Predicted 3D model of a 408-nucleotide RNA (Bacterial RNase P class A) from Paenibacillus lycopersici. The source organism's lineage runs through Bacteria, Bacillota, Bacilli, Paenibacillaceae and Paenibacillus. The prediction has a mean pLDDT of 78. The gene name in the source record is rnpB. It matches the Rfam family "Bacterial RNase P class A". Rfam describes the family as follows. Ribonuclease P (RNase P) is a ubiquitous endoribonuclease, found in archaea, bacteria and eukarya as well as chloroplasts and mitochondria. Its family is annotated with ribonuclease P activity, dimeric ribonuclease P complex and tRNA processing in the Gene Ontology.
[in-house]
RNA sequence: AAAGUUUGACAGACAAUCGCUGGCGGCCUCGUUGCCGCGAGAGGAAAGUCCGGGCUCCAUAGGGCGAUGAUGCUGGAUAACGUCCAGUCGGCGCGAGCCGAAGGAUAGUGCCACAGAAAUGGACCGCCGAUGGCGGCGCCUUGCGCGCCGCACAGGCAAGGGUGGAACCGUGGUGUAAGAGACCACGAGGACCGUUGGCGACAACGGUGCUGGUAAACCCCAUCUGGAGCAAGACCGAGAGAACGCAGCAGCUUCGAGCUGCACCCCUGCCCGGGGCGCGUUCGGGUUGGUCGCUUGAGCCGAUUAGCAAUGAUCGGCCUAGAUAGAUGAUUGUCGCUUCAUAAGUGGGAGGGUAGCUCCCGUCUUACCACGCGAAGUACAGAACCCGGCUUACGGCAAACUUUCCAU
Numbered sequence: 001a002a003a004g005u006u007u008g009a010c011a012g013a014c015a016a017u018c019g020c021u022g023g024c025g026g027c028c029u030c031g032u033u034g035c036c037g038c039g040a041g042a043g044g045a046a047a048g049u050c051c052g053g054g055c056u057c058c059a060u061a062g063g064g065c066g067a068u069g070a071u072g073c074u075g076g077a078u079a080a081c082g083u084c085c086a087g088u089c090g091g092c093g094c095g096a097g098c099c100g101a102a103g104g105a106u107a108g109u110g111c112c113a114c115a116g117a118a119a120u121g122g123a124c125c126g127c128c129g130a131u132g133g134c135g136g137c138g139c140c141u142u143g144c145g146c147g148c149c150g151c152a153c154a155g156g157c158a159a160g161g162g163u164g165g166a167a168c169c170g171u172g173g174u175g176u177a178a179g180a181g182a183c184c185a186c187g188a189g190g191a192c193c194g195u196u197g198g199c200g201a202c203a204a205c206g207g208u209g210c211u212g213g214u215a216a217a218c219c220c221c222a223u224c225u226g227g228a229g230c231a232a233g234a235c236c237g238a239g240a241g242a243a244c245g246c247a248g249c250a251g252c253u254u255c256g257a258g259c260u261g262c263a264c265c266c267c268u269g270c271c272c273g274g275g276g277c278g279c280g281u282u283c284g285g286g287u288u289g290g291u292c293g294c295u296u297g298a299g300c301c302g303a304u305u306a307g308c309a310a311u312g313a314u315c316g317g318c319c320u321a322g323a324u325a326g327a328u329g330a331u332u333g334u335c336g337c338u339u340c341a342u343a344a345g346u347g348g349g350a351g352g353g354u355a356g357c358u359c360c361c362g363u364c365u366u367a368c369c370a371c372g373c374g375a376a377g378u379a380c381a382g383a384a385c386c387c388g389g390c391u392u393a394c395g396g397c398a399a400a401c402u403u404u405c406c407a408u
Stems, first nucleotide, its partner, number of pairs: 001404008010395001012335007020041002023038005028031001043380001047391002050389005055229004069224004073087005088102001089100004103220002108218002110214003124161002126157003131154002133151007140143001169187006188211002191208007233292004241283006248262005264276004299318008336378005345371004351361003
């Protein structure tokens, strides 16, 4: 330098002006939309709503069993977790490191496409034909005899070929008619037993018996598991409803203050026109709406301390959004950071460029550097009851480490 790995912190700053949402204080003409002042006002993910809790209501006497679902190496952390930390084992990577859906296939059942004889009890080619059968020859003891040869009918075998991701654990030997874990030696895997080490997962060694895969198939084992969610839920309560009582005139009437007209009220001072018209008390439910829940909490910051760590303990300090269709914004200026470019000028300057060089520029001022003039960029994203995690989106920065290359 290039390519990577892990971890950490950050998430532009300040000012002015104009706004928005709460809080506190003051003033007035007292407004659930007044005015003035002060102070506060998004995140590491506020997101996805995936997991765990708090809180609320419903169900439940307490408890047990079952179902459903989830989890699944060990130890620890935690309020809890499917999260985190430290390890074990396995896999990936040259490596720093990373990943693991990591209980049981010796509980049982199922499945293993195509090909292949056969996918767990199988025989296509092949090997044998010991034993039995059939045929031929020989012998003499002439028998249901013995021996040899042939056939491949019964039968035996699974070594070899071939198929397949996988063929009954592999290699070599013994053995046999041919063969086979049938037996032996060595080896692979996993199970159990013992010894040693470790809290443990497990590791090392020795022994015994075993051997296809699949549980992201059913299933078995162990642990956990009631439901819905702040639109939870609690309270106050317009309007509308029911009951009772009261009422300007006239007409109609289904005899109910049910309908119509006049009167009355409003637009509107008058005409026309249009619109409106019961009042009171009580009751229950709770619509529009309002209040609470609502932000003091497994809280934040700092120091000390226990621990490899996750995390805990002690002490001190702090109060840090609470909107409700949803406020937390906009504009301007200055500065910061990154990249590019660089006029006049000022200062520095013997070195600079380059990853590096034997290459290029430069060496007393026209290399180069700083200031100075300038351009572009400055991510992802927006609380909605709260908290702990996970996942996803996204910008540059720092530190440690790894591999390769270059120079000295």
The model forms 95% of the base pairs in the Rfam consensus.